[in-house]
Context: one part of a larger RNA
Molecule: small-subunit ribosomal RNA, 5' domain
Organism: uncultured bacterium
RNA sequence: GAAUGAACGCUGGCGGCAUGGAUUAGGCAUGCAAGUCGAACGGGGCGCCCUCGGGCGCCGAGUGGCGGAAGGGUGAGUAACACGUGAGCAACCUGCCCCCGGAUCCGGAAUAAGCGUUGGAAACGGCGUCUAAAACCGGACACGGAGGGGGACCGCAUGGUCCCCCCUCCAAAUAUUCAUAGUCCGGGGAUGGGCUCGCGGCCCAUUAGCUCGUUGGCGGGGUAACGGCCCACCAAGGCUUCGACGGGUAGGUGGUCUGAGAGGAUGGUCACCCACACUGGGACUGAGACACUGCCCAGACUCCUGCGGGAGGCUGCAGUCGAGAAUCUUCCGCAAUGGGCGCAAGCCUGACGGAGCGAUGCCGCGUGGGGGACGAAGGCCCUCGGGUCGUAAACCCCUGUCGCCCGGGACGAUAGUGACGGUACCGGGAAAGGAAGCCACGGCUAACCACGUGCCAGCAGCCGCGGUAACACGUGGGUGGCGAGCGUUAUUC
Numbered sequence: 001g002a003a004u005g006a007a008c009g010c011u012g013g014c015g016g017c018a019u020g021g022a023u024u025a026g027g028c029a030u031g032c033a034a035g036u037c038g039a040a041c042g043g044g045g046c047g048c049c050c051u052c053g054g055g056c057g058c059c060g061a062g063u064g065g066c067g068g069a070a071g072g073g074u075g076a077g078u079a080a081c082a083c084g085u086g087a088g089c090a091a092c093c094u095g096c097c098c099c100c101g102g103a104u105c106c107g108g109a110a111u112a113a114g115c116g117u118u119g120g121a122a123a124c125g126g127c128g129u130c131u132a133a134a135a136c137c138g139g140a141c142a143c144g145g146a147g148g149g150g151g152a153c154c155g156c157a158u159g160g161u162c163c164c165c166c167c168u169c170c171a172a173a174u175a176u177u178c179a180u181a182g183u184c185c186g187g188g189g190a191u192g193g194g195c196u197c198g199c200g201g202c203c204c205a206u207u208a209g210c211u212c213g214u215u216g217g218c219g220g221g222g223u224a225a226c227g228g229c230c231c232a233c234c235a236a237g238g239c240u241u242c243g244a245c246g247g248g249u250a251g252g253u254g255g256u257c258u259g260a261g262a263g264g265a266u267g268g269u270c271a272c273c274c275a276c277a278c279u280g281g282g283a284c285u286g287a288g289a290c291a292c293u294g295c296c297c298a299g300a301c302u303c304c305u306g307c308g309g310g311a312g313g314c315u316g317c318a319g320u321c322g323a324g325a326a327u328c329u330u331c332c333g334c335a336a337u338g339g340g341c342g343c344a345a346g347c348c349u350g351a352c353g354g355a356g357c358g359a360u361g362c363c364g365c366g367u368g369g370g371g372g373a374c375g376a377a378g379g380c381c382c383u384c385g386g387g388u389c390g391u392a393a394a395c396c397c398c399u400g401u402c403g404c405c406c407g408g409g410a411c412g413a414u415a416g417u418g419a420c421g422g423u424a425c426c427g428g429g430a431a432a433g434g435a436a437g438c439c440a441c442g443g444c445u446a447a448c449c450a451c452g453u454g455c456c457a458g459c460a461g462c463c464g465c466g467g468u469a470a471c472a473c474g475u476g477g478g479u480g481g482c483g484a485g486c487g488u489u490a491u492u493c
Base pairs, nucleotide, nucleotide: 001493002492003491004490006489007488008487009486010485013365014364015363016362017361018360019358020357026321027320028319030318031317032316035066036065037064040063041062044059045058046057047056048055049054073276074275075274083200084199085198086197087196088195089194092193093192097189098188099187100186101185102184103183105139106138107137108136114129115128116127117126118125119124144170145169146168147167148166149165150163151162152161153160154159174181175180176179202248203247204246209239210238211237214236215235216234217233219231220230221229251273252272253271254270255266256265257264258263278299279298280297281296282295301312302311303310304309329355331354332353333352337351338349339348340347341346368398369397370396371395378389379388380387381386402434404429405428406427407426408425412420437482438481439480440479441478442463443462444461448477449476450475451474452473458465459464
């Protein structure tokens, strides 16, 4: 000098765009943050119509489907194939979406809701009984697929692809407004993921040896899949000064800051990946989880209780306490973009779009412009002559940025729909009116006098100032620098 998610002191007019819990991954009151579908199903309540058969609409719960694995938060853990980059899977999966081929037949038994009864303070149940489905189960057909057997071709080892025949196994769901939407089997695609490997990126040798599922094999289990992933048996191996093992520290990257560069430092906001969800463990469901606002167990903590027993998890958005130098509103809206569900209408969405607060940063603008004296008053200094603040003020002429008042008033919205917002912007009006401070002035370093003080009080980044004339302390005047900021502190280059 540049930089910062900054803080502190003094000061503070406006706007735009960004940005704002870095510490206790400490504890949390309250509200909201994931639902939706009646075009899958039975039925309850209410209302309307009624030709008394029924029909329509609204609301709540239930069965069922899809979604709740996304989106949002955080950086605790992790030195690891976690990440980055490149490659591999002849060892794999992929709901919704797209393309293609085929199918959608016949039956059955339940159950929630409801009704009855009953336990409990509650949370939540028990028993009996009735019932529907695209919920569940049995059977059939098999273009096809899977497993086994045969053949051909090919290959990077295990092997891959194609063809034929036989055996075994595997389906389905309907709804309605009759045109669609679905359902099942199979093939392909797309997307997303899983696994493996090469290389790359921290510190300590005052860590030198480490290892028994350890290293490999055979067989098996398990998985979507390879694998010591797991298990039985067999062998005795495997890693290491090219730093094993141990310890410390740390999410990684794109990037960011600095620097002429090389490099050094860093990883907040934004984007990608990873990990975590009170702490530890576990699985269930599912295409996908070992699942932030699902389940079970244990623990700590908080709350309710009729003492028998229960409830909870803000590292979602706001907000609160605590700790801290320090970090915001318990706001508005689904209008836009995007997401879930739905044929749709639509519903949900603290994602998001906005507004609010903070000079936290960057950028822009203003606080007026021109004229005006051998120069007012006043302050300060003085050699008492004067000098300086100083064209500065007054005064004259003028302008109208921002702000203020009045009126108009959007784009964002391809038909409807605007939270922002009567905002931006435009027109008119009044009026110099409402808007300047902070730090420094011994040298480095730009800017000096007076008084007070007297090694005191104090200053200080380094050198150093102060003990009676201090340009270095304090005040005043003056000056320099920057300016809605200016200094200080901390940290990086």